[in-house]
RNA backbone atom coordinates (compact mmCIF):
# COMPACT_ATOMS: atom_id res chain seq x y z
P N A 1 -0.83 3.84 3.61
O5' N A 1 -0.93 2.87 2.34
C5' N A 1 -0.70 3.38 1.01
C4' N A 1 -0.68 2.23 0.00
C3' N A 1 -1.93 1.36 0.00
O3' N A 1 -2.97 1.93 -0.76
C1' N A 1 0.00 0.00 0.00
P N A 2 -4.55 1.54 -0.31
O5' N A 2 -4.70 0.03 -0.81
C5' N A 2 -4.62 -0.26 -2.20
C4' N A 2 -4.58 -1.77 -2.42
C3' N A 2 -5.76 -2.52 -1.81
O3' N A 2 -6.91 -2.48 -2.64
C1' N A 2 -3.74 -3.63 -1.28
P N A 3 -8.36 -2.55 -1.89
O5' N A 3 -8.45 -4.07 -1.41
C5' N A 3 -8.51 -5.13 -2.38
C4' N A 3 -8.38 -6.47 -1.70
C3' N A 3 -9.38 -6.75 -0.59
O3' N A 3 -10.63 -7.18 -1.10
C1' N A 3 -7.21 -7.33 0.14
P N A 4 -11.96 -6.85 -0.20
O5' N A 4 -11.85 -7.88 1.02
C5' N A 4 -11.91 -9.29 0.77
C4' N A 4 -11.57 -10.06 2.02
C3' N A 4 -12.41 -9.73 3.25
O3' N A 4 -13.65 -10.42 3.24
C1' N A 4 -10.13 -9.74 3.86
P N A 5 -14.94 -9.71 3.97
O5' N A 5 -14.61 -9.90 5.52
C5' N A 5 -14.55 -11.21 6.09
C4' N A 5 -14.01 -11.16 7.51
C3' N A 5 -14.77 -10.25 8.47
O3' N A 5 -15.93 -10.88 8.99
C1' N A 5 -12.45 -9.83 8.68
P N A 6 -17.22 -9.91 9.37
O5' N A 6 -16.74 -9.21 10.72
C5' N A 6 -16.50 -9.98 11.90
C4' N A 6 -15.83 -9.13 12.97
C3' N A 6 -16.60 -7.87 13.38
O3' N A 6 -17.62 -8.15 14.32
C1' N A 6 -14.33 -7.32 13.01
P N A 7 -18.94 -7.18 14.30
O5' N A 7 -18.43 -5.81 14.95
C5' N A 7 -17.99 -5.79 16.31
C4' N A 7 -17.32 -4.46 16.64
C3' N A 7 -18.17 -3.22 16.39
O3' N A 7 -19.05 -2.96 17.48
C1' N A 7 -16.03 -2.90 15.46
P N A 8 -20.47 -2.27 17.13
O5' N A 8 -20.10 -0.76 16.73
C5' N A 8 -19.50 0.11 17.69
C4' N A 8 -18.98 1.38 17.04
C3' N A 8 -20.02 2.18 16.25
O3' N A 8 -20.79 3.02 17.10
C1' N A 8 -18.05 1.96 14.95
P N A 9 -22.35 3.25 16.67
O5' N A 9 -22.24 4.11 15.32
C5' N A 9 -21.69 5.43 15.34
C4' N A 9 -21.53 5.97 13.94
C3' N A 9 -22.78 5.97 13.08
O3' N A 9 -23.61 7.08 13.36
C1' N A 9 -21.00 5.09 11.82
P N A 10 -25.24 6.88 13.17
O5' N A 10 -25.46 6.83 11.58
C5' N A 10 -25.19 8.00 10.80
C4' N A 10 -25.20 7.66 9.32
C3' N A 10 -26.48 7.01 8.80
O3' N A 10 -27.50 7.96 8.54
C1' N A 10 -24.62 5.82 7.99
P N A 11 -29.04 7.46 8.66
O5' N A 11 -29.24 6.54 7.36
C5' N A 11 -29.18 7.12 6.06
C4' N A 11 -29.13 6.04 4.99
C3' N A 11 -30.35 5.12 4.94
O3' N A 11 -31.42 5.71 4.23
C1' N A 11 -28.38 3.82 4.85
P N A 12 -32.94 5.27 4.59
O5' N A 12 -33.06 3.77 4.03
C5' N A 12 -33.00 3.53 2.63
C4' N A 12 -33.02 2.03 2.35
C3' N A 12 -34.21 1.27 2.91
O3' N A 12 -35.35 1.38 2.08
C1' N A 12 -32.21 0.10 3.38
P N A 13 -36.81 1.24 2.75
O5' N A 13 -36.95 -0.32 3.08
C5' N A 13 -37.03 -1.27 2.01
C4' N A 13 -37.09 -2.68 2.56
C3' N A 13 -38.19 -2.93 3.59
O3' N A 13 -39.43 -3.21 2.96
C1' N A 13 -36.16 -3.85 4.37
P N A 14 -40.58 -2.16 3.15
O5' N A 14 -40.56 -1.50 1.70
C5' N A 14 -40.89 -2.28 0.53
C4' N A 14 -41.78 -1.45 -0.38
C3' N A 14 -42.98 -0.82 0.33
O3' N A 14 -42.63 0.38 0.98
C1' N A 14 -43.72 -1.87 -1.62
P N A 15 -43.51 0.79 2.29
O5' N A 15 -44.67 1.71 1.73
C5' N A 15 -44.33 2.86 0.97
C4' N A 15 -45.21 4.02 1.38
C3' N A 15 -45.29 4.30 2.89
O3' N A 15 -44.20 5.07 3.32
C1' N A 15 -47.47 4.35 1.92
P N A 16 -43.68 4.93 4.85
O5' N A 16 -44.55 6.04 5.61
C5' N A 16 -44.49 7.40 5.17
C4' N A 16 -44.92 8.34 6.27
C3' N A 16 -44.15 8.21 7.58
O3' N A 16 -42.91 8.92 7.54
C1' N A 16 -46.45 8.25 8.04
P N A 17 -41.71 8.36 8.43
O5' N A 17 -42.13 8.67 9.94
C5' N A 17 -42.28 10.01 10.37
C4' N A 17 -42.72 10.07 11.83
C3' N A 17 -41.87 9.27 12.81
O3' N A 17 -40.68 9.97 13.18
C1' N A 17 -44.15 8.87 13.23
P N A 18 -39.38 9.11 13.59
O5' N A 18 -39.70 8.60 15.06
C5' N A 18 -39.82 9.53 16.13
C4' N A 18 -40.20 8.83 17.42
C3' N A 18 -39.34 7.62 17.80
O3' N A 18 -38.12 8.01 18.41
C1' N A 18 -41.62 7.08 18.06
P N A 19 -36.84 7.03 18.23
O5' N A 19 -37.15 5.78 19.18
C5' N A 19 -37.25 5.96 20.59
C4' N A 19 -37.74 4.69 21.26
C3' N A 19 -36.92 3.44 20.95
O3' N A 19 -35.73 3.35 21.73
C1' N A 19 -39.24 2.96 20.79
P N A 20 -34.47 2.55 21.12
O5' N A 20 -34.91 1.00 21.18
C5' N A 20 -35.13 0.37 22.44
C4' N A 20 -35.68 -1.03 22.25
C3' N A 20 -34.85 -1.94 21.37
O3' N A 20 -33.75 -2.54 22.07
C1' N A 20 -37.13 -2.11 20.77
P N A 21 -32.39 -2.85 21.26
O5' N A 21 -32.77 -4.08 20.32
C5' N A 21 -33.09 -5.33 20.90
C4' N A 21 -33.74 -6.24 19.86
C3' N A 21 -32.89 -6.55 18.63
O3' N A 21 -31.94 -7.59 18.87
C1' N A 21 -35.09 -5.99 17.97
P N A 22 -30.67 -7.70 17.91
O5' N A 22 -31.23 -8.32 16.55
C5' N A 22 -31.72 -9.66 16.53
C4' N A 22 -32.33 -9.99 15.19
C3' N A 22 -31.41 -9.81 13.98
O3' N A 22 -30.53 -10.91 13.80
C1' N A 22 -33.55 -8.89 13.51
P N A 23 -29.13 -10.68 13.07
O5' N A 23 -29.53 -10.45 11.55
C5' N A 23 -30.07 -11.53 10.79
C4' N A 23 -30.61 -11.03 9.45
C3' N A 23 -29.59 -10.34 8.55
O3' N A 23 -28.78 -11.26 7.82
C1' N A 23 -31.58 -9.08 8.63
P N A 24 -27.31 -10.84 7.36
O5' N A 24 -27.57 -9.77 6.21
C5' N A 24 -28.17 -10.16 4.97
C4' N A 24 -28.51 -8.94 4.13
C3' N A 24 -27.32 -8.04 3.78
O3' N A 24 -26.56 -8.54 2.69
C1' N A 24 -29.15 -6.72 4.49
P N A 25 -25.01 -8.16 2.57
O5' N A 25 -25.05 -6.63 2.12
C5' N A 25 -25.56 -6.27 0.84
C4' N A 25 -25.64 -4.76 0.70
C3' N A 25 -24.32 -4.03 0.87
O3' N A 25 -23.54 -4.05 -0.31
C1' N A 25 -26.02 -2.91 2.09
P N A 26 -21.92 -3.96 -0.18
O5' N A 26 -21.67 -2.40 0.13
C5' N A 26 -22.18 -1.41 -0.78
C4' N A 26 -21.89 -0.03 -0.27
C3' N A 26 -20.40 0.34 -0.22
O3' N A 26 -20.25 1.73 -0.54
C1' N A 26 -21.34 0.55 1.95
P N A 27 -19.50 2.13 -1.95
O5' N A 27 -20.68 2.34 -3.00
C5' N A 27 -21.39 1.22 -3.54
C4' N A 27 -22.63 1.69 -4.29
C3' N A 27 -22.35 2.39 -5.63
O3' N A 27 -23.45 2.12 -6.51
C1' N A 27 -23.48 3.86 -4.16
P N A 28 -23.49 0.83 -7.39
O5' N A 28 -24.56 0.03 -6.50
C5' N A 28 -24.54 -1.37 -6.34
C4' N A 28 -24.87 -1.76 -4.91
C3' N A 28 -26.34 -1.99 -4.57
O3' N A 28 -26.77 -3.28 -4.99
C1' N A 28 -25.27 -0.78 -2.83
P N A 29 -28.30 -3.63 -5.16
O5' N A 29 -28.86 -3.80 -3.67
C5' N A 29 -28.44 -4.89 -2.86
C4' N A 29 -28.81 -4.67 -1.41
C3' N A 29 -30.31 -4.51 -1.15
O3' N A 29 -30.94 -5.77 -1.01
C1' N A 29 -29.10 -2.81 -0.01
P N A 30 -32.13 -6.14 -2.02
O5' N A 30 -33.17 -4.95 -1.84
C5' N A 30 -33.83 -4.74 -0.60
C4' N A 30 -34.66 -3.47 -0.65
C3' N A 30 -35.66 -3.39 -1.79
O3' N A 30 -36.86 -4.07 -1.49
C1' N A 30 -34.45 -1.36 -1.68
P N A 31 -37.63 -4.86 -2.70
O5' N A 31 -38.28 -3.68 -3.54
C5' N A 31 -39.28 -2.84 -2.97
C4' N A 31 -39.62 -1.70 -3.91
C3' N A 31 -40.01 -2.11 -5.32
O3' N A 31 -41.38 -2.49 -5.39
C1' N A 31 -38.45 -0.33 -5.43
P N A 32 -41.85 -3.57 -6.55
O5' N A 32 -42.89 -4.52 -5.78
C5' N A 32 -42.40 -5.45 -4.83
C4' N A 32 -43.56 -6.28 -4.26
C3' N A 32 -44.47 -6.91 -5.30
O3' N A 32 -43.91 -8.14 -5.79
C1' N A 32 -45.79 -5.83 -3.67
P N A 33 -44.22 -8.60 -7.29
O5' N A 33 -45.75 -9.02 -7.26
C5' N A 33 -46.17 -10.11 -6.44
C4' N A 33 -47.69 -10.19 -6.40
C3' N A 33 -48.35 -10.32 -7.76
O3' N A 33 -48.36 -11.65 -8.24
C1' N A 33 -49.47 -8.67 -6.46
P N A 34 -48.31 -11.92 -9.83
O5' N A 34 -49.81 -11.58 -10.27
C5' N A 34 -50.90 -12.37 -9.79
C4' N A 34 -52.22 -11.81 -10.27
C3' N A 34 -52.32 -11.59 -11.78
O3' N A 34 -52.62 -12.80 -12.47
C1' N A 34 -53.15 -9.68 -10.65
P N A 35 -52.10 -13.00 -13.96
O5' N A 35 -53.07 -12.04 -14.80
C5' N A 35 -54.46 -12.35 -14.91
C4' N A 35 -55.17 -11.30 -15.73
C3' N A 35 -54.54 -11.01 -17.09
O3' N A 35 -54.91 -11.98 -18.07
C1' N A 35 -55.10 -8.97 -16.01
P N A 36 -53.78 -12.46 -19.09
O5' N A 36 -53.51 -11.16 -19.99
C5' N A 36 -54.53 -10.66 -20.84
C4' N A 36 -54.12 -9.32 -21.44
C3' N A 36 -52.75 -9.30 -22.12
O3' N A 36 -52.80 -9.83 -23.44
C1' N A 36 -52.94 -7.42 -20.70
P N A 37 -51.52 -10.69 -23.90
O5' N A 37 -50.32 -9.64 -23.95
C5' N A 37 -48.98 -10.09 -24.19
C4' N A 37 -48.25 -9.12 -25.09
C3' N A 37 -48.27 -7.68 -24.62
O3' N A 37 -47.21 -7.42 -23.69
C1' N A 37 -48.92 -7.77 -26.89
P N A 38 -47.55 -6.42 -22.45
O5' N A 38 -47.52 -4.96 -23.10
C5' N A 38 -46.29 -4.42 -23.57
C4' N A 38 -46.55 -3.21 -24.44
C3' N A 38 -47.24 -2.03 -23.74
O3' N A 38 -46.30 -1.20 -23.06
C1' N A 38 -48.33 -2.47 -25.79
P N A 39 -46.76 -0.57 -21.62
O5' N A 39 -47.98 0.41 -21.97
C5' N A 39 -47.74 1.65 -22.65
C4' N A 39 -49.05 2.21 -23.16
C3' N A 39 -50.06 2.55 -22.08
O3' N A 39 -49.87 3.84 -21.52
C1' N A 39 -51.11 1.26 -23.76
P N A 40 -49.91 3.99 -19.90
O5' N A 40 -51.34 3.39 -19.49
C5' N A 40 -52.55 4.04 -19.88
C4' N A 40 -53.70 3.06 -19.83
C3' N A 40 -54.18 2.69 -18.44
O3' N A 40 -55.07 3.66 -17.89
C1' N A 40 -53.92 0.73 -19.72
P N A 41 -55.19 3.78 -16.24
O5' N A 41 -55.98 2.46 -15.80
C5' N A 41 -57.33 2.29 -16.19
C4' N A 41 -57.81 0.89 -15.85
C3' N A 41 -57.76 0.52 -14.36
O3' N A 41 -58.90 1.02 -13.66
C1' N A 41 -56.83 -1.24 -15.62
P N A 42 -58.76 1.31 -12.04
O5' N A 42 -58.67 -0.13 -11.37
C5' N A 42 -59.79 -1.01 -11.43
C4' N A 42 -59.43 -2.39 -10.92
C3' N A 42 -58.98 -2.45 -9.46
O3' N A 42 -60.09 -2.44 -8.56
C1' N A 42 -57.52 -3.73 -10.79
P N A 43 -59.86 -1.93 -7.03
O5' N A 43 -58.99 -3.07 -6.34
C5' N A 43 -59.56 -4.37 -6.15
C4' N A 43 -58.57 -5.29 -5.43
C3' N A 43 -58.00 -4.74 -4.13
O3' N A 43 -58.90 -4.91 -3.04
C1' N A 43 -56.26 -5.67 -5.43
P N A 44 -58.76 -3.97 -1.73
O5' N A 44 -57.51 -4.58 -0.94
C5' N A 44 -57.59 -5.88 -0.40
C4' N A 44 -56.26 -6.29 0.22
C3' N A 44 -55.68 -5.31 1.24
O3' N A 44 -56.30 -5.43 2.51
C1' N A 44 -53.98 -6.05 -0.23
P N A 45 -56.36 -4.19 3.51
O5' N A 45 -54.84 -4.09 4.05
C5' N A 45 -54.30 -5.11 4.88
C4' N A 45 -52.81 -4.91 5.09
C3' N A 45 -52.42 -3.54 5.67
O3' N A 45 -52.60 -3.48 7.07
C1' N A 45 -50.98 -4.11 3.88
P N A 46 -53.17 -2.12 7.81
O5' N A 46 -52.13 -0.95 7.37
C5' N A 46 -50.84 -0.89 7.94
C4' N A 46 -49.90 -0.15 6.99
C3' N A 46 -48.46 -0.10 7.46
O3' N A 46 -47.60 -0.18 6.31
C1' N A 46 -49.28 2.11 7.17
P N A 47 -46.75 -1.50 6.09
O5' N A 47 -46.05 -1.80 7.50
C5' N A 47 -45.06 -0.90 7.99
C4' N A 47 -44.27 -1.55 9.12
C3' N A 47 -43.47 -2.79 8.74
O3' N A 47 -42.22 -2.45 8.17
C1' N A 47 -44.68 -3.21 10.74
P N A 48 -41.79 -3.10 6.71
O5' N A 48 -41.38 -4.61 7.12
C5' N A 48 -41.36 -5.65 6.15
C4' N A 48 -40.67 -6.88 6.75
C3' N A 48 -41.21 -7.27 8.12
O3' N A 48 -42.34 -8.12 7.99
C1' N A 48 -38.84 -7.15 8.20
P N A 49 -43.69 -7.76 8.81
O5' N A 49 -43.36 -8.15 10.33
C5' N A 49 -43.13 -9.51 10.68
C4' N A 49 -42.58 -9.62 12.09
C3' N A 49 -43.35 -8.85 13.14
O3' N A 49 -44.49 -9.56 13.60
C1' N A 49 -41.03 -8.44 13.39
P N A 50 -45.80 -8.73 14.08
O5' N A 50 -45.38 -8.16 15.51
C5' N A 50 -45.14 -9.04 16.60
C4' N A 50 -44.63 -8.28 17.81
C3' N A 50 -45.47 -7.08 18.23
O3' N A 50 -46.62 -7.46 18.98
C1' N A 50 -43.18 -6.50 18.24
P N A 51 -47.96 -6.57 18.87
O5' N A 51 -47.60 -5.26 19.71
C5' N A 51 -47.40 -5.34 21.11
C4' N A 51 -46.94 -4.01 21.68
C3' N A 51 -47.79 -2.80 21.30
O3' N A 51 -48.96 -2.70 22.09
C1' N A 51 -45.50 -2.27 21.06
P N A 52 -50.27 -1.99 21.43
O5' N A 52 -49.86 -0.44 21.37
C5' N A 52 -49.67 0.30 22.57
C4' N A 52 -49.11 1.69 22.27
C3' N A 52 -49.94 2.53 21.30
O3' N A 52 -51.06 3.14 21.92
C1' N A 52 -47.64 2.68 20.75
P N A 53 -52.36 3.47 21.03
O5' N A 53 -51.87 4.76 20.20
C5' N A 53 -51.57 5.98 20.86
C4' N A 53 -51.00 7.00 19.89
C3' N A 53 -51.87 7.30 18.67
O3' N A 53 -52.92 8.21 18.96
C1' N A 53 -49.62 7.01 17.98
P N A 54 -54.28 8.08 18.13
O5' N A 54 -53.85 8.62 16.68
C5' N A 54 -53.44 9.99 16.52
C4' N A 54 -52.95 10.24 15.10
C3' N A 54 -53.92 9.84 13.98
O3' N A 54 -54.91 10.83 13.75
C1' N A 54 -51.75 9.05 13.46
P N A 55 -56.37 10.33 13.30
O5' N A 55 -56.12 9.87 11.78
C5' N A 55 -55.72 10.82 10.81
C4' N A 55 -55.41 10.14 9.48
C3' N A 55 -56.50 9.22 8.95
O3' N A 55 -57.54 9.94 8.29
C1' N A 55 -54.39 8.16 8.76
P N A 56 -59.04 9.32 8.42
O5' N A 56 -59.00 8.00 7.51
C5' N A 56 -58.71 8.09 6.12
C4' N A 56 -58.49 6.72 5.52
C3' N A 56 -59.63 5.73 5.71
O3' N A 56 -60.66 5.92 4.75
C1' N A 56 -57.58 4.68 6.22
P N A 57 -62.19 5.59 5.23
O5' N A 57 -62.24 3.99 5.28
C5' N A 57 -62.06 3.25 4.08
C4' N A 57 -62.13 1.76 4.36
C3' N A 57 -63.35 1.29 5.14
O3' N A 57 -64.48 1.12 4.30
C1' N A 57 -61.40 0.31 6.06
P N A 58 -65.96 1.38 4.95
O5' N A 58 -66.23 0.08 5.85
C5' N A 58 -66.36 -1.20 5.23
C4' N A 58 -66.51 -2.29 6.28
C3' N A 58 -67.61 -2.05 7.32
O3' N A 58 -68.90 -2.41 6.82
C1' N A 58 -65.63 -2.77 8.40
P N A 59 -70.17 -1.62 7.43
O5' N A 59 -70.35 -2.20 8.90
C5' N A 59 -70.70 -3.57 9.07
C4' N A 59 -70.64 -3.97 10.53
C3' N A 59 -71.47 -3.11 11.48
O3' N A 59 -72.84 -3.46 11.47
C1' N A 59 -69.32 -3.48 12.40
P N A 60 -73.90 -2.31 11.91
O5' N A 60 -73.74 -2.17 13.50
C5' N A 60 -74.13 -3.24 14.34
C4' N A 60 -73.71 -2.97 15.78
C3' N A 60 -74.24 -1.68 16.39
O3' N A 60 -75.58 -1.81 16.84
C1' N A 60 -71.94 -1.92 16.88
P N A 61 -76.45 -0.45 17.01
O5' N A 61 -75.87 0.28 18.30
C5' N A 61 -75.99 -0.32 19.59
C4' N A 61 -75.22 0.45 20.63
C3' N A 61 -75.59 1.92 20.77
O3' N A 61 -76.74 2.11 21.57
C1' N A 61 -73.23 1.70 20.69
P N A 62 -77.63 3.42 21.35
O5' N A 62 -76.77 4.63 21.99
C5' N A 62 -76.51 4.66 23.39
C4' N A 62 -75.53 5.78 23.73
C3' N A 62 -75.96 7.17 23.26
O3' N A 62 -76.86 7.77 24.17
C1' N A 62 -73.69 6.79 22.68
RNA sequence: GUAAAAACCGGCGAUGAGGUUCGCCGCAACCACCCAGCAGGGUUGAUGACCUCUACUUUGAA
This is a predicted structure of a 62-nucleotide RNA (Fluoride riboswitch aptamer (crcB RNA motif)) from a Bacillota bacterium. Its mean pLDDT, the model's own confidence on a scale to 100, is 78. Its Rfam family is "Fluoride riboswitch aptamer (crcB RNA motif)". Gene Ontology terms of the family: positive regulation of gene expression and response to fluoride. The sequence was found by an Rfam model in a public genome assembly.